[in-house]
RNA sequence: UAAACAAACAGGCAAACUUAUCGAAAGAUAAGGACGCAAAGCUAUGAGUCUAAGGUUAGAUGCUAGGAUGGUCAAGCUGCUUUU
Repeated sequence: UAAACAAACAGGCAAACUUAUCGAAAGAUAAGGACGCAAAGCUAUGAGUCUAAGGUUAGAUGCUAGGAUGGUCAAGCUGCUUUU
């Protein structure tokens, strides 16, 4: 440096749920809490999925993302231990 791997050592993150706040909602943040995770680290100008304030429709429980989701799957960048 490259590849493989979660067995060991050292560790890391934090699902559901509860409380508070923000938001139209999806959801996000903080604290508690652990279902799980070899990148469950970072990046929202890929795809999928969710929501529909606003817009649209004669009307609608319909349609619509510039909103959200990176723990849906990819992509890019970066990193620890061991083995080869």

The RNA shown here (c-di-GMP-I riboswitch aptamer) has 84 nucleotides and comes from Soehngenia longivitae. Taxonomically the source falls in Soehngenia (Bacteria, Bacillati, Tissierellia, Tissierellales). The model forms 90% of the base pairs in the Rfam consensus. Its Rfam family is "c-di-GMP-I riboswitch aptamer". About the family: GEMM was predicted in a large-scale screen for bacterial structured RNA regulatory elements. The coordinates come from a structure-prediction model, not an experiment, and the mean pLDDT is 80.